A computed fold for a 350-nucleotide part of an RNA from a metagenome, annotated as small-subunit ribosomal RNA, central domain. Its Rfam family is "Bacterial small subunit ribosomal RNA".

[in-house]
Context: one part of a larger RNA
RNA sequence: CUGGGCGUAAAGGGCGUGUAGGUGGCAAGAUAAGUCAGAUGUGAAAGCCCCUUGCUUAACAAGGGAACUGCAUUUGAAACUGUUUUGCUUGAGUUCGAGAGAGGGUAGUGGAAUUCCCAGUGUAGCGGUGAAAUGCGUAGAUAUUGGGAAGAACACCAGUAGCGAAGGCGGCUACCUGGCUCGCAACUGACACUAAUGCGCGAAAGCGUGGGGAGCAAACAGGAUUAGAUACCCUGGUAGUCCACGCUGUAAACGAUGGGCACUAGGUGUUGGCUUCGUAUUCGAGGUCGGUGCCGCAGCAAACGCAUUAAGUGCCCCGCCUGGGGAGUACGAUCGCAAGGUUGAAACUC
Numbered sequence: 001c002u003g004g005g006c007g008u009a010a011a012g013g014g015c016g017u018g019u020a021g022g023u024g025g026c027a028a029g030a031u032a033a034g035u036c037a038g039a040u041g042u043g044a045a046a047g048c049c050c051c052u053u054g055c056u057u058a059a060c061a062a063g064g065g066a067a068c069u070g071c072a073u074u075u076g077a078a079a080c081u082g083u084u085u086u087g088c089u090u091g092a093g094u095u096c097g098a099g100a101g102a103g104g105g106u107a108g109u110g111g112a113a114u115u116c117c118c119a120g121u122g123u124a125g126c127g128g129u130g131a132a133a134u135g136c137g138u139a140g141a142u143a144u145u146g147g148g149a150a151g152a153a154c155a156c157c158a159g160u161a162g163c164g165a166a167g168g169c170g171g172c173u174a175c176c177u178g179g180c181u182c183g184c185a186a187c188u189g190a191c192a193c194u195a196a197u198g199c200g201c202g203a204a205a206g207c208g209u210g211g212g213g214a215g216c217a218a219a220c221a222g223g224a225u226u227a228g229a230u231a232c233c234c235u236g237g238u239a240g241u242c243c244a245c246g247c248u249g250u251a252a253a254c255g256a257u258g259g260g261c262a263c264u265a266g267g268u269g270u271u272g273g274c275u276u277c278g279u280a281u282u283c284g285a286g287g288u289c290g291g292u293g294c295c296g297c298a299g300c301a302a303a304c305g306c307a308u309u310a311a312g313u314g315c316c317c318c319g320c321c322u323g324g325g326g327a328g329u330a331c332g333a334u335c336g337c338a339a340g341g342u343u344g345a346a347a348c349u350c
Base pairs, nucleotide, nucleotide: 003322004321005320006319007304008303012318014201015200016199017198021194022193023192025088026087027086028085029084030083031082033081034080035077036076037075038074039073040072041071042070049065050064051063052062053061054060091191092188093187094186095185096183097182098181099180103177104176105175106174107173108172109171110154114150115149116148117147118146119145120144121143125136126135162169163168206247207246208245209244210243211242215241216240220236221235222234223233258317259316260315261314262313263312266295267294268293269292270291271290272289273288274287275286276285277284278283299306300305323350324349325348332343333342334341335340
């Protein structure tokens, strides 16, 4: 390479959007590029293969045949693919009517707690631990009452509940705004799926400039522990954590499971619609569509397990893997202010 694979053995891109490309619903007509059939020409010889023959045999050699799976020209076929024309509605989308939601952004606002400040009461302790000590306190702490300030986070509700493409999203109110679901009809008429490159989004930490700073807390200091203790425990404490703008672009970015479509036993929760029945706005039973869990058959699987939310059965497209170490390193390129990111070897070694 062919192939075989990618939940856990190596392997799904962090997620979207969409360009090229690849792939593509139903019916009819045309065409004949692909496709299929015939003919002709060509496909050197030698060699390989088959049948003979010649050297005593073989190797070797000679004759004949087959084959050369290909290409070109030409004559046909028209199912499938392509192209083209006309139509269709089931894929996709639009309109209309409803619905749920921590989806996003901006502004405002609320209470509890914490710390600090002021004042009152009050007196000798407080704090902390396995036990202590450092620390705080007669310059009046801790506790308690009243008042004030600040920043950050939103107890209960809260739920294998909901929303979002992922990262992620949680007090309340208003405004702006994205997506989704259900239902009845109408409309467009394949407008679709995937997606290299590109573009955008992207936790935490980190970086730049300017604010902010209550609590927490890398670094750091002290106290303990210990043989030591550059730790675990304690007392402090700076970056940071918060906001605005810009950068970084990585994570066990995980369901360790790419996206789409179709098909393939059931059972039982829960969530959002629609609908039928039961006296029914609340409740119950059934049907149906969309989510989200658990159990389980066939099947699959090395096993664990998965099992209509597939890891089953198929098709389409993308990404990725190919023994361990060396190494996600070196070099080069590229991005970045930097930290570093992306791409990504080899020698050598087992």